[in-house]
């Protein structure tokens, strides 16, 4: 300051992170449609599809003031005839009838004539074009209209309508006859006009009239309209690259209103094209509209301008204007009529119909307004238009009530049962009447003095009535505002993306509640936005997609210094244009708004003109810093050709010599007694060039290595001279281009795809071995690709340093040199700033800038198909789509893992001892069986486990018999003390009786406890879910780890701390360090044992102050010495000591892992059962038995068995108990009942057993071993059959030391021997505890297992029991090829040829006619190309919880992987040759950094 006001993100790849990158969402819009719902008004909009076909009606007529004829009515007039009356009798007059004629008026019809019909209205098929938009031009035309000038005289012959005749079903047509004109034709005049140099020639008219006027002719000008030309702008596609013969131009004609190959004759051979011609596909264009901050992108409904079209195709006529939507002719298709001969038609006008479609309206009213045509006018016509109707299709406005009202009603939903919420919401009270209904009044729109209103009795106003007539839709996991309950149970379903649903779903369905919008709300479709995701504004290319393999070079693009000129670009003015509407601003009119009106602003762009001259361009002149040339030197595996050398392999010959050689992890195939390998000598032949050698050098890249010679390209340094911008890049194009491969001809020693054999293996088309052909080599030609890589295009300039090396130059110095300093060019490493997603790059940039080229735009399909080009082929170059997924990917982080690495630990291995696995038995488990064999536990971490005791009980299982408020708890009511004894039935539970018995407290009402009965609330459940849970437990693991605060580093995940070095059992400690501290773990604190002291002393002890018991205390700390280490921490050795480096053992188990175990120990949410899944009882089962596994016992014997004798413990337990002595029995045991509530008594014994002493047995199925079985007894218990233990006698299995494999143990341990306890009426080979005797071995950490720390790789993160590839089989989908088939549009050639223009002939002139000619629409024929659809069969592709075969890739993925190429193979793949590192590990060399 009127007209400049404005830019948001989110979800989704991961265990997490940053980045790249796609997909999706939130916004706005629509000629919309669909679903649910629906009160009113205003203003707009309404076949987007079939330019498909159309019934019916209407949409273009008008003029009598141009003209003719006919019909009807009226008026006047007139002729003939007739009737009546009157006068009168010659006749006349009046009134009528009939048949005519004339004139006028009104109305109608048919024609001639004039104007209009080329406008208005519709549609968008075609068109990629001067079609449209915009700018300029002119060789042109222009009816009606306006202005000006001049004129309008006098004649002629026809014709339609009409009449008659004829043909035809009709449409219509023909003949004869009549007639008019503003119809037609001469003549006159000539202001003018045209032609012509001129003379001169030619050339017009129309009248009508109510007398007002309206017309007519010629010329000139104007306005408005049109024709033509022109610069610029305006789609896609190169998988369309060449197109063009009237083609390009000229001359001369013709034609047109006019220019022009517009047409024709002749001449020339041109014209267009990579700045995209030609072809193909698509499309009406614009103002504008939608979106967007803008730049842009998309679009072209309504309104407005232009174009094109009118069933399809062609053609002309008339006219001012058309090649004409409602005109003509012809052809074709279709429809209709027909008497079958022939005719008629064209809604992409308004309504309307059918069809198509997801889908789009009334066969309405009126010319009152606006506009148009005709007319002098009145007026007529007008589906243009003005209006009404239908449709929530859109925009806008209004309403469905307002105020008060808490017993927070009822009811719904929910609940932790207390409540909460719907909710002031309702009811109720008061009020209002927009809307609604009824009644009354009632416009503007009319211009113009009169007349004239479809809308319309509409808008609007007034009155009355009564809260009365009026709310839905979507959503509620995140994005994204809004949550609970029930139902369902990977079902039904949802879903825009991520994703929900497998029994506690805020995600499905329903309900309540909530959120959003509201007469609408959602969904679908489409466009823009977000998307900087095509990037001009405004992106990228080392590893994410992306630098051509390399160079040369054309066009293009860009380009050093100075001066002058010019003004094309550029900049500043001015003028024209940029239609109106729209957008924007201000105001105004409808009650507001939408809508409309007035004024303004704006209007990309483009044209003209004036000025400026810095920059770019252009022109001219100069310069030397870029570039190049000459000169002097230098280094080099640069290239090509020809020679040449030695070592080695192989083969051949000879000699010597004998049994092996070769090969591998180990073998075998193979060679060798026909003499190999080995050794020596000689010869042949081919290929490659050790050492030097390097981080080296050269080259554009590929690549290049014995030595010498010839020819030849490039580079570097130094110095002066010369040229004077000659430069950079480089689309197309050209050249070069490893290996493999191909062709022809050579060559062939070694190596070696294919192939053969041997191994390995489940298999082994492989890896390993023995052979071996193409090939590898040469010449010539082709191919043209690689991880052709620095995964990094070229050029130029600028921007800290250090160091090494190669090739030069200079300085200083020296006798000379080295060392040293400066500098140019190359090759490496480290690093600052800066950049980067990070990794990293860093004067050899991936930094800062400029110029040019190439390339990218999600993954897969696919570098594939089709087409084209190249190639002998293999194949190369160019290069998609359908479909499918929501990711694919880069870098870095933390883990986990590795048949990666380093270090360390552990009975992990090794060294040892003893076992298991074999036997018999015990016990547990699986399996099987069963009415039931109750349930749980399953690698380690289930299996002598829960259970530390299944005959009944336990008991949960099965059969049978019973009960239903219940065996158990609480509440209510009634009754009774409780309780005890007993009879009957029954298997018992239970049922039916009989008897005894009256308790306790008390304020005297009652109460407490117990029992019985009744009622319903409820009890009960070892039913289910350990994947809903608590608690508890196992395991990694008594492993040394796991974390936090603050700080620091990183964009971030995260890291540091906690890494490193030494040390430890230890993240134990120390040193040092961007860390400093702290916590949970480790250790210590606790208990037991070992030594000593001390106090106490029965039940203990007594030769002894010993032992023993209990309590308190001491002691051990690397404290002392030495060595080592860093002077540390500590380690090793020693002394002393009962004990020495944690003294031994126990308890103690970090953060966490295994959805580990347990709902049956307990507790507990949800679900389920309720005369049963609850409860009681009897019997049975858990004890079964072909078999398999685990844990044990006893053995197999002489280190022993048996017999006899002699010794030595510890720790426990005992009153429903331990139970002595004594006696009985052969024993188990019995009788017995002393003692003991236990340091007293007992278990418990002369002695615990092993041990020791003596004897016997003498290697055997035994004097080993004791299973099994028979008989007889004992004990416990209501009960010993299923199903207990013990004793005695008899019997006397298997078994002679145990396959593969596997377990425990490092010292008072293993091994071995016995004792006790818990559980328990009885029952122990198990478990827990106790003592006795009492070893062996450890050199050590290579290997197996497990674990810890660091590091490395990773495509794993459900974390290697991971991930993942390909064939085959099944299903579904899209697609390529294919013998062919079908359809389509276009082109070419030939043929035929309508209408029509023009021309020719009949014909001297010639209207019409007839015949012919050129051109040509449609049609026909032919050959070819293209496009689309389809096609037996076939190729690959994609997708699909649990198919088959292998295991190719990810770790060194078990043969490192990958690229190119060739061969082979069920498949992934394997092998050869060359290449890359985007390979792990180890060692060495070199370089660099730090010390």
């Nucleotide at each position: 300051u009127u007209a400049u006001c404005g830019a948001a993100g989110a979800g989704u790849u991961u265990g997490a992170u940053c980045c790249u990158g796609g997909c999706u969402c939130a916004g706005g819009a629509u000629u919309a449609a669909c679903g649910c719902u629906g009160g009113c008004a205003g203003u707009g909009u309404g076949u987007a599809u079939a330019a498909u076909a159309c019934a019916u009606g209407c949409a273009a007529g008008u003029c009598g003031a141009g003209u003719g004829u006919c019909c009807a009515g009226c008026a006047c007039u007139u002729u003939g005839u007739u009737u009546a009356u009157u006068c009168g009798c010659a006749g006349a007059a009046u009134a009528g009838g009939c048949a005519g004629g004339g004139u006028g008026c009104u109305g109608g019809a048919c024609a001639c004539g004039g104007c209009a019909g080329a406008c208005g209205g519709g549609u968008g098929a075609g068109u990629a074009a001067c079609a449209c938009g915009u700018u300029g031009g002119u060789a042109c035309c222009u009816g009606c209209c306006c202005u000006g000038a001049a004129g309008u005289g006098a004649g002629g012959g026809a014709u339609a309508a009409c009449u008659c005749c004829g043909c035809g079903a009709a449409a219509g047509c023909g003949g004869a006859g009549c007639u008019a004109a503003u119809a037609c034709c001469g003549c006159a005049u000539g202001u003018g006009g045209u032609c012509g140099u001129a003379a001169g020639a030619c050339u017009a008219a129309a009248g009508c009239u109510u007398c007002g006027g309206c017309g007519c002719u010629u010329c000139a000008g104007g306005a408005g309209g049109g024709g033509c030309c022109u610069g610029c702008g305006c789609a896609a596609u190169a998988u369309c690259a060449g197109c063009u013969a009237g083609u390009u131009g000229g001359u001369g004609g013709g034609g047109u209103a006019a220019u022009g190959g517009c047409c024709c004759a002749c001449c020339a051979a041109g014209g267009c094209u990579a700045u995209g011609a030609c072809g193909u596909u698509u499309a009406a264009c614009u103002g504008g509209u939608c979106u967007g901050a803008g730049a842009g992108g998309a679009u072209g409904a309504u309104c407005a301008g232009u174009c094109a079209c009118a069933a399809u195709g062609g053609a002309a006529c008339u006219g001012a204007g058309a090649c004409a939507c409602g005109g003509u002719c012809c052809a074709u298709a279709c429809u209709c009529c027909u008497a079958c001969g022939g005719g008629a038609g064209g809604c992409a006008g308004c309504a309307g119909u059918a069809a198509a479609g997801a889908a789009u309206c009334u066969u309405c009213c009126g010319c009152a307004a606006u506009g148009g045509g005709g007319g002098c006018a009145a007026c007529c016509c007008u589906g243009a238009c003005g209006g009404a109707g239908c449709a929530a299709c859109a925009c806008u406005g209004c309403g469905u009530g307002g105020a008060g009202g808490a017993u927070g009603a009822a009811g719904g939903c929910u609940u932790u049962c207390g409540g909460g919420u719907c909710g002031u919401a309702a009811a109720c009270u008061c009020c209002u009447u927009u809307u609604c209904u009824g009644g009354g009044g009632g416009a503007a729109g009319a211009a113009g003095u009169u007349c004239u209103g479809a809308c319309g009795g509409u808008a609007c106003c007034c009155c009355a009535g009564g809260a009365a007539u009026a709310a839905g839709c979507g959503a509620c996991g995140g994005c994204a505002a809004a949550c609970u309950a029930c139902g369902u149970g990977c079902c039904a379903g949802c879903a825009g993306c991520c994703g929900c649903g497998g029994u506690a779903a805020u995600a499905c369905g329903u309900a309540g509640g909530u959120c959003g919008c509201g007469a609408g709300c959602g969904u679908u479709a489409u466009c823009c936005g977000g998307a900087a995701u095509u990037a001009u504004u405004g992106g990228g290319c080392g590893u994410a997609a992306a630098g051509c393999g390399u160079c040369c070079g054309u066009a293009u693009g860009c380009g050093g210094u100075u001066u002058u000129g010019u003004u094309a670009g550029u900049c500043c003015g001015u003028g024209g244009u940029u239609a109106a509407a729209u957008c924007c601003c201000a105001g105004a009119g409808c009650u507001c708004a939408a809508c409309u009106c007035u004024g303004g602003a704006a209007u990309c762009g483009u044209c003209a003109u004036g000025g400026a001259a810095a920059c770019u361009g252009c022109a001219a002149a100069a310069c030397u810093a870029g570039a190049g040339u000459a000169g002097u030197g230098c280094a080099g595996a640069g290239g090509c050709a020809g020679a040449u050398g030695g070592a080695a392999u192989u083969u051949c010959g000879g000699a010597a010599g004998u049994a092996g050689g070769g090969g591998u992890a180990a073998a075998a195939u193979c060679c060798g007694u026909a003499g190999a390998u080995c050794u020596c000598c000689g010869a042949a032949g081919g290929a490659a060039c050790a050492c030097c050698a390097a981080a080296c050098g050269c080259g554009a890249a590929g690549g290049c290595a014995u030595u010498c010679u010839g020819c030849u390209g490039g580079g570097c340094a130094c110095u002066u001279a010369c040229u004077g911008a000659c430069g950079c890049u480089g689309a197309g194009g050209g050249a070069c281009g490893a290996a493999a491969g191909c062709g022809u001809g050579g060559g062939g020693a070694g190596c070696a795809a294919a192939c053969a054999g041997g191994a390995u293996u489940a298999g082994a088309u492989a890896c390993c071995c023995u052979g071996g052909u193409a090939g590898u080599c040469c010449a010539c030609g082709c191919u043209g690709u690689a991880a052709a890589c620095g995964a990094u295009g070229g050029a130029u300039a600028c921007u800290c340093g250090g160091u090494a090396u190669c090739a030069g130059g200079g300085g200083a110095u020296u006798c000379g040199a080295c060392c040293c300093c400066c500098u140019u060019g190359g090759u490496g490493c480290c690093u600052a700033a800066g950049c980067u997603a990070a990794c990293g790059c860093a004067u050899u940039a991936a930094g800062u800038a400029u110029c040019c080229c190439g390339c990218c735009u999600g993954g897969g399909u696919a570098g594939u198909a089709c087409g084209g080009c190249c190639g002998c082929a293999a194949g190369g170059c160019u290069a998609a789509a359908a479909c499918u997924c929501a990711a694919a990917g880069g870098a870095a982080u933390a883990g986990a893992c590795g048949g990666g690495g380093a270090c360390c630990u552990a009975c992990a291995c090794a060294a040892g001892c003893g076992g298991u696995g074999g036997a018999g038995c015990a016990u547990g488990u699986g399996g099987u069986u069963u009415a039931a064999u109750u349930c749980g536990a399953c690698a380690a971490u289930a299996a002598g486990c829960g259970a530390g005791c299944a005959a009944c009980c336990u008991u949960a299982c099965c059969a049978g018999g019973a009960c239903u408020u219940g065996a158990c708890a609480u509440c209510u009511c009634g009754g009774g003390a409780a309780u005890c004894c007993u009879c009957c039935a029954g298997a018992a539970a239970u049922g039916g009786g009989g008897g005894a018995g009256u308790g306790c407290c008390g304020c005297a009402a009652g109460g407490a406890a117990c029992c019985c009965g009744a009622u319903g609330a409820c009890a009960g459940g070892u039913g289910u879910u350990g994947c809903a849970u608590g608690g508890u437990u196992g395991u990694c693991g008594u492993c040394a780890g796991c974390u936090c605060g603050u700080g620091c580093c990183u964009u971030g995940a995260g890291g540091u701390g906690u890494a490193c070095u030494g040390u430890u059992a230890a993240g134990u400690c120390a040193g040092g360090a961007a860390a400093c501290g702290a916590g949970c773990g480790c250790a210590a604190c606790c208990c037991u044992c070992a030594u000593c002291g001390u106090a106490u002393g029965u039940u203990g002890c007594u030769u002894a102050u010993u032992u023993c018991a209990u309590g308190c205390g001491a002691g051990a700390c690397u404290g002392c010495c030495g060595a080592c280490u860093c002077c540390a921490a500590g380690u090793c050795g020693g002394a002393g000591g009962a004990a020495g480096g944690u003294g031994a053992g126990g308890a103690u188990g970090a953060c966490g892992u295994c959805a580990a175990a347990u709902c049956a120990g307990c507790a507990u949410g949800g679900c389920c059962c309720u005369u049963a899944u609850g409860u009681c009882c009897u019997g049975g089962g858990c004890u079964a038995c072909a078999c398999a596994c685990g844990u044990g016992c006893u053995a197999c014997a002489a280190u022993g068995g048996c017999c006899g004798g002699u010794a030595c413990a510890a720790a426990g337990c005992g009153c429903a108990g331990c139970g002595a002595a004594a006696c009985c029995g052969a024993a188990a045991g019995g009788u017995g009942g002393a003692g003991c509530c236990a340091a007293u008594c007992g278990c418990a014994a002369u002695c615990a057993a092993a041990a020791c002493c003596g004897g016997u047995c003498u290697c055997a199925g035994u004097u080993c071993g004791g299973a099994u079985u028979g008989a007889g007894g004992g004990c416990u218990g209501c009960a010993a059959c299923u199903c207990g233990c013990c004793c005695u006698c008899a019997u006397g299995a298997a078994g002679u030391u145990g396959g593969a494999a596997u377990c425990g143990c490092u010292a008072g341990u293993a091994a071995u021997c016995g004792u006790g306890a818990a559980u328990c009426a009885u029952c122990a080979c198990g478990u827990c505890a106790c003592g006795g005797u009492g070893a062996a071995u450890a050199u050590g950490u290579u290997c197996c297992u497990a674990g810890g720390u660091c590091u490395u790789g990773u495509a794993c993160u459900c974390a290697c029991c991971g991930c993942c590839c390909g064939u085959c089989a099944a299903g579904u989908c899209a697609u390529g090829g294919a013998a062919g088939a079908u359809a389509g549009g276009g082109g070419c050639a030939c043929u035929c040829g309508a209408a029509g223009u023009u021309c020719c002939a009949c014909a001297a002139c010639a209207a019409a006619g007839u015949g012919g000619a050129c051109c040509u629409a449609a049609g026909g024929u032919g050959a070819a190309a293209c496009u689309a659809u389809u096609g037996a069969c076939u190729g690959g592709g994609a997708c699909u919880a649990a198919g088959u075969c292998g295991u190719a890739a990810c770790a060194a993925g078990g043969u490192a992987u990958c690229c190119g190429u060739a061969g082979g193979a069920g498949a992934a793949c394997c092998u050869g040759c060359g290449g890359a590192u985007g390979g792990a590990u180890u060692a060495c060399c070199u370089c660099c950094u730090a010390u």